[in-house]
RNA sequence: UCAACGCCGUCUGGAGAGAGGCUGCACAGCAGCCCACCGAAGGGGCAAGCAGGGCUUAUGCCCCGUAAACUCUCAGGUAUCAAGGACAGGGGGAGAGGC
Numbered sequence: 001u002c003a004a005c006g007c008c009g010u011c012u013g014g015a016g017a018g019a020g021g022c023u024g025c026a027c028a029g030c031a032g033c034c035c036a037c038c039g040a041a042g043g044g045g046c047a048a049g050c051a052g053g054g055c056u057u058a059u060g061c062c063c064c065g066u067a068a069a070c071u072c073u074c075a076g077g078u079a080u081c082a083a084g085g086a087c088a089g090g091g092g093g094a095g096a097g098g099c
Base pairs, nucleotide, nucleotide: 007093008092010090011089012088013087018035020034021033022032023031024030025029036078037077038076042074043072044071045070049066050065052063053062054061055060
């Protein structure tokens, strides 16, 4: 320097679950409360495995660290529209700062 991964912006696609009950209002809406649900913003948790360490002649034992689309539902969400949306793809960028 280039490429890949990653990062930043943008475009496209993008699931699930009550048109629940009561009350108020400006009434399929908004807000509060209650019950029932969803998991794909965010967040919490977990080790057979793997990394490190200790003990032991060794087998092995112990300590510690570590993940997710798993799990929990704190948060968020539960007709259409809108918004949000993990993730995937396209196309740009190289500013590391700002937002």